[in-house]
RNA sequence: GCGGUAGUGGUCUAAUGGCUAGGACACGAGCCUCCCACGCUCGUAAUCCGGGUUCGAAUCCCGGCUGCCGCG
Numbered sequence: 001g002c003g004g005u006a007g008u009g010g011u012c013u014a015a016u017g018g019c020u021a022g023g024a025c026a027c028g029a030g031c032c033u034c035c036c037a038c039g040c041u042c043g044u045a046a047u048c049c050g051g052g053u054u055c056g057a058a059u060c061c062c063g064g065c066u067g068c069c070g071c072g
Stems, first nucleotide, its partner, number of pairs: 001071007010025004018055001027043005048064005
């Protein structure tokens, strides 16, 4: 340099173009307990960036950035 692949809360991850972006762990509050742990309830918090297509984009297209793999 070329090709492939991935990027979603603090972490891991789900989501045929129909979204009000879901789940687990973690964190915070409450209940429970003599206290802690466990358990239960509630809450905070996310689509890598820019453009395009579409009634509608996390998803499709183009460009960029970063990681990984391969080729040279």
Predicted 3D model of a 72-nucleotide RNA (transfer RNA) from a Candidatus Woesearchaeota archaeon.
It matches the Rfam family "tRNA". Its family is annotated with triplet codon-amino acid adaptor activity in the Gene Ontology.
Model confidence (mean pLDDT): 81 of 100.